[in-house]
Molecule: RNase P RNA; transfer RNA
Organism: Bacillota bacterium
RNA sequence: GAAGUCAUCCAGGCAACCGCGGGCGCCAAUCCGAAAGGUGGCGUCUGAGGAAAGUCCGAGCUCCGUAGGGCAGGGUGCUGGGUAACGCCCAGUGGGAGUGAUCCCAAGGAAAGUGCCACAGAAAUGAGGACCGCCGAUGGCUGCGCAGCAGCACAGGCAAGGGUGGAACGGUGCGGUAAGAGCGCACCAGCGCUUGGGUGACCAAGCGGCUAGGUAAACCCCACCUGGAGCAAGACCGUAUAGGGACGUGAUACCGUGGCCCGCGGUACGUCCGGGUAGGUCGCUAGAGCUGCACGGCAACGUGCAGUCGAGAUGGAUGGUUGCCCCCUCACACUUGAGGGACAGAACUCGGCUUAUCGGGUGACUUCAUCA
RNA sequence: GGGCCCAUAGCUCAGCCGGUUAGAGCGGCCGGCCCAUAACCGGAUGGUCCCAGGUUCGAAUCCUGGUGGGCCCA
Numbered sequence: 001g002a003a004g005u006c007a008u009c010c011a012g013g014c015a016a017c018c019g020c021g022g023g024c025g026c027c028a029a030u031c032c033g034a035a036a037g038g039u040g041g042c043g044u045c046u047g048a049g050g051a052a053a054g055u056c057c058g059a060g061c062u063c064c065g066u067a068g069g070g071c072a073g074g075g076u077g078c079u080g081g082g083u084a085a086c087g088c089c090c091a092g093u094g095g096g097a098g099u100g101a102u103c104c105c106a107a108g109g110a111a112a113g114u115g116c117c118a119c120a121g122a123a124a125u126g127a128g129g130a131c132c133g134c135c136g137a138u139g140g141c142u143g144c145g146c147a148g149c150a151g152c153a154c155a156g157g158c159a160a161g162g163g164u165g166g167a168a169c170g171g172u173g174c175g176g177u178a179a180g181a182g183c184g185c186a187c188c189a190g191c192g193c194u195u196g197g198g199u200g201a202c203c204a205a206g207c208g209g210c211u212a213g214g215u216a217a218a219c220c221c222c223a224c225c226u227g228g229a230g231c232a233a234g235a236c237c238g239u240a241u242a243g244g245g246a247c248g249u250g251a252u253a254c255c256g257u258g259g260c261c262c263g264c265g266g267u268a269c270g271u272c273c274g275g276g277u278a279g280g281u282c283g284c285u286a287g288a289g290c291u292g293c294a295c296g297g298c299a300a301c302g303u304g305c306a307g308u309c310g311a312g313a314u315g316g317a318u319g320g321u322u323g324c325c326c327c328c329u330c331a332c333a334c335u336u337g338a339g340g341g342a343c344a345g346a347a348c349u350c351g352g353c354u355u356a357u358c359g360g361g362u363g364a365c366u367u368c369a370u371c372a
Numbered sequence: 373g374g375g376c377c378c379a380u381a382g383c384u385c386a387g388c389c390g391g392u393u394a395g396a397g398c399g400g401c402c403g404g405c406c407c408a409u410a411a412c413c414g415g416a417u418g419g420u421c422c423c424a425g426g427u428u429c430g431a432a433u434c435c436u437g438g439u440g441g442g443c444c445c446a
Base pairs, nucleotide, nucleotide: 001368002367003366004365005364006363007362008361009360010359012325013324014323015322016321017320018319020047021046022045023044024043025042026041027040031038032037049343053354054353056352057351058350059349060348061230062229063228064227068262069261070260071259073226074225075224076223077222078092079091080090081089082088093107094105095104096103097102108221109220113219114218115215116214117213131162132161133158134157135156138155139154140152141151142150143149144148170188171187172186173185174184175183189211191208192207193206194205195204196203197202234282235281236280237279244273245272246271247270248269249268253267254266255265256264257263289308290307291306292305293304294303295302296301326341327340328339329338330337331336373445374444375443376442377441378440379439382398383397384396385395391429401415402414403413404412422438423437424436425435426434
């Protein structure tokens, strides 16, 4: 210098004027409304994001019949840790890609069982079989020069080679054989056992019998998790019709019920209370919050101390104009002109993931080339 | 804001617990019948199975992510 990998940050800047939402303070009107409640003016402070998005996971919070047990269903799936929790994150193991930095993996079980493996092929999982082939040692038949040899390919043997297929019952080599075959041996892959190391996934060495197809993002088995609904949850206030609610007693029948059952609730009686919808207020933003430092930990993260407050609408605000500067593009040709400024926008709140995204900054590392 | 469903030919749909070349009806095209038209008969055409990635020998079908459309809840 070129090419690349990882992590992290910014998300055009400044000023003036006008406008909108919210908090607080002050002032005023008695304005709107049936009520609850709301409204005006001035001042001051404040007002979108890294994804606010998709709603894909996990929680807080709230309600439902307290959610206890069983079945069914759903989810997760290498190991260890982190966390409020997770399908997230960190560190490792195994496999794969890359020269490398580094990146990717739904990665339990196919010797528990069932299903499927189209077409092609002889045969597709009880392979148990043989299309082209090889052999025919042994038995059979024929011939001859007959203790034998040669021929035939009848019985039969083989699975090495060809061929089909995504896949053909370990692979390569040597020996062996009539031809062959883990039949024997060496190495490799796989499986089991032993020893050693590691918390563990797993790794290393040795031994053994020679081998057991694929598919679980097919049913299923194993381990763990799981009640349902969602702020349009829900609570309170308030204005017409007496439907309803709370507590106690009772327990047969009927009815109801979050997918089903056990269970549970209601219908009966007694006592007490006083309201559903349109509307308003609360829920609503100080929280597993953010920033900095120290300590522990490889890290995710945790602990302690100090500092700090950063939207809260409900037809839904967060905008517009002008000037200067910054970046990009196109003209013109030397400093001017025109156009443009990514993706997108809170709606109860967090932790993640995924997806969209113009351009730029910082740090660490890798490979190649050149120079010293 | 929250919950749920769907996407296959020009239109309406089937196929979707995987299999060879994705079908049906209507429409459009060509031919026949008829003096002519309709009806009827015959034929051929017409598909990025919404998109991308994965699992598998093999994906419209199974899984993941996205795009577009629709329904419900005060």